The RNA shown here (c-di-GMP-I riboswitch aptamer) has 83 nucleotides and comes from a Gemmataceae bacterium. Its Rfam family is "c-di-GMP-I riboswitch aptamer". Rfam links the family to the GO term cyclic-di-GMP binding. NCBI's taxonomy places the organism under Bacteria, Pseudomonadati, Planctomycetia, Gemmatales, Gemmataceae.

RNA sequence: CCUCGAGAACGGCAAACCCGUCGCGAGGCGGGGACGCAAAGCUAUGGGCCCGGGAACUUGUCCUCGGCUGCCAGGCUUCCGAA
Repeated sequence: CCUCGAGAACGGCAAACCCGUCGCGAGGCGGGGACGCAAAGCUAUGGGCCCGGGAACUUGUCCUCGGCUGCCAGGCUUCCGAA
C1' cells in the first nucleotide's frame, strides 16, 4: 500500500415517527428523534422502484417531465486499525 473490518478508539451520519416549510405529487430542506450504517460521503451513469402529464389501447405497453444513492451495480473521494 492492497484486501479486510473488531461488543477497538476519536469522531461522523441518521430510518420510522413528530413539528415547521417548499412542491400537484413522488419527494426536498430545517428542527426534534434513533432503526440502523465502514463509505448511510459525492455522483441519477446502467438496472430497479416511485410521481405528474400524454399517446395508443386494454390493464399493461410506449413517450415525456421529475424523484429516490438508506434498492443493486458502476465512477470519484476517504477517517481509524486489531485479527